Context: one part of a larger RNA
């Protein structure tokens, strides 16, 4: 002086209890294990791997297999030497395509020295998603937005090392009071920064009620425990009143010192080692999409709080020129024709929703529930939809009647439940992801128990 204890004391957090939805039963999507595979590329494995690296694997991506080429190379520098052909176009032949092989047309500029510029030889340099993340930059998870982590000076100790940072009271909080061999600082906390929330100026086109400010855009103001009331030495803590807002208003950005030799040599960098007619590199094709079977994490149901059908109202974030696509028209639809209008507060995606409201129907059943599989017939992307796209129409119509053990999220515009929009994107295997608006509950008595953490203090055969 750590650490750890089925020791103490004392505190916090949906960590437990209160409650509300759900996961583990079912189908299907994903992603991982396993197991096959020529191949089923790597990596990520308790918590802190598993809709994760992928915010788009049909070819490309692709690194993985098979099978066919290339060898200074697919792309970059240099420096010789050849050629004196430009470059580029046409087209035979083998060939699946890279490529190889034989052809023609043109046949550059110009100071006529040869330079520039191509190709081809040659040399130096290249290329490796090839190892090590226990060799490393940088970057990230986690404890954890917990309140910690130390430092000078001084004090005490033979010394490690303590004090300071313990005690008391108080907070979200090493906040803040008293205390006090300490006194001060420093990273952390909290403010400073940004969004909602209410007022005030200004300002007005593309916005709306046509002459204004619902809104846009900018600036400011406000909110500090200031005021009252009780309690406390204060610090503060309880109630109150004004106020849009009350006591940290609400979310966000923000992550001390350090911990797992955590995670990443495949995002980039980089030491070491390795391959150099291949572990380089190109191209066709197949493979990452297999499938006795475990697991995660969703989506969709099992139904009348509901399914169908008709009418009917109300949204915010957004994104658009290789683009977003209106009216009309054509087809049950997907979707075509079609061409206006916006580079966009105008125009269109989109009369921008859906759930909601108002009728009528089913009447509890494997059904007008529930779509899962399959046929069939078509749409669109895209050279190309066998392997392996999504989308539509008709037809079929599985499992499943609320799910063992265990087990997860969430304290207010929150959960749950509803559509909507975007990244990436020729499409798309989106039910993911990353926002947005709508409707909109319950419950917390309380800290005994579970887990994770903090402060002190005690044991200890650990270090």
């Nucleotide at each position: 002086a750590g650490a750890c204890g089925g020791g103490g004391a004392c505190c916090c957090g949906c960590a437990c209890a209160a409650g509300c939805g759900g996961u583990g039963g079912a189908g299907c999507g994903u992603g991982c294990g396993g197991u096959u595979u020529a191949a089923u590329u790597c990596g990520a494995u308790g918590g802190u791997a598993a809709g994760c690296g992928a915010g788009g694997a049909a070819c490309c991506u692709u690194a993985c297999c098979u099978g066919g080429g290339c060898u200074u190379g697919a792309a970059a520098a240099a420096c010789a030497g050849c050629u004196g052909c430009a470059a580029g176009c046409c087209a035979c032949c083998c060939g699946a395509a890279a490529g190889g092989g034989a052809g023609g047309c043109c046949u550059c500029u110009u100071u006529c020295g040869a330079a520039g510029g191509u190709g081809c030889u040659g040399u130096u340099u290249a290329g490796g998603u090839g190892c090590u993340g226990c060799a490393u930059g940088g970057u990230u998870g986690u404890c954890g937005u917990c309140a910690g982590c130390u430092c000078g000076u001084g004090g005490u100790g033979u010394g490690a090392a303590c004090u300071g940072u313990u005690c008391c009271c108080u907070u979200a909080a090493g906040u803040g009071g008293g205390g006090u061999a300490a006194c001060g600082a420093g990273c952390g906390c909290a403010a400073c920064c940004c969004u909602c929330g209410u007022c005030c100026u200004g300002u007005g086109u593309u916005a709306c009620a046509c002459g204004u400010a619902u809104c846009g855009c900018a600036g400011g103001a406000u909110a500090c425990u200031g005021c009252c009331c009780g309690g406390g030495c204060a610090a503060c803590c309880g109630g109150g009143a004004g106020g849009a807002a009350g006591g940290u208003g609400a979310g966000g950005a923000u992550g001390a010192c350090g911990u797992c030799a955590a995670a990443u040599c495949a995002g980039c960098a980089u030491g070491g080692c390795c391959c150099u007619u291949a572990c380089g590199u190109c191209c066709a094709g197949g493979g990452c999409g297999a499938c006795a079977c475990g697991c995660g994490c969703g989506c969709u149901a099992c139904a009348a709080u509901g399914g169908u059908a008709g009418g009917u109202a109300c949204a915010a974030u957004g994104g658009g020129c290789a683009g977003c696509c209106a009216a009309a028209g054509a087809g049950c639809a997907a979707u075509c024709u079609g061409g206006a209008g916006c580079g966009a507060a105008u125009c269109c995606c989109a009369u921008c929703a859906a759930a909601g409201c108002c009728u009528a129907u089913c009447u509890c059943a494997g059904u007008u529930c529930g779509g899962a599989u399959u046929g069939a017939a078509g749409u669109c992307u895209g050279c190309a939809a066998c392997u392996c796209g999504a989308c539509u129409u008709c037809a079929u119509g599985a499992a499943g009647u609320u799910g063992g053990a265990a087990u997860c999220g969430c304290u207010a515009g929150u959960a749950a439940c509803g559509g909507c929009c975007a990244a990436u994107c020729a499409g798309c295997c989106a039910c993911g992801u990353g926002g947005c608006c709508g409707u909109g509950a319950a419950u917390a008595c309380g800290u005994u128990c579970u887990c994770g953490g903090g402060u002190c203090u005690u044991g200890u055969a650990c270090u």